[in-house]
Molecule: Glycine riboswitch aptamer
Organism: uncultured Streptomyces sp.
RNA sequence: CCGCGCGGGAGAGUUCCGGGUGCGUACGUGUGUCGUACGCCCGCCCGGGCGCCGAAGGAGCAAGUCCCUCCCUUGAAUCUCUCAGGCCCCGAACCGCGCGGG
Numbered sequence: 001c002c003g004c005g006c007g008g009g010a011g012a013g014u015u016c017c018g019g020g021u022g023c024g025u026a027c028g029u030g031u032g033u034c035g036u037a038c039g040c041c042c043g044c045c046c047g048g049g050c051g052c053c054g055a056a057g058g059a060g061c062a063a064g065u066c067c068c069u070c071c072c073u074u075g076a077a078u079c080u081c082u083c084a085g086g087c088c089c090c091g092a093a094c095c096g097c098g099c100g101g102g
Base pairs, nucleotide, nucleotide: 001101002100003099004098005097006096007095008094013050015049016048017047018046019045020044021043022040023039024038025037026036027035028034051087052086053085057083058081059080060079064074
């Protein structure tokens, strides 16, 4: 320095709309079955809108450095940008412990 495991780990809508779909209860209908309401770590999946966050990843640069001088070069981040990602959980830079490799 790299990898793996375990632990800690912030911020921002658990927002609005549409479509599909599962289970339970109730009601309506009734040779069929469909519809509505409520509930399900505000179930599961897909698409769209607006708002917002930065600590996956990515991008940008200061002092300085290179140079006779200037330009160029090089030059970090938890700073800036928000492409990506994120706004219940998951994840998460960074830190600690253990193991392995260079």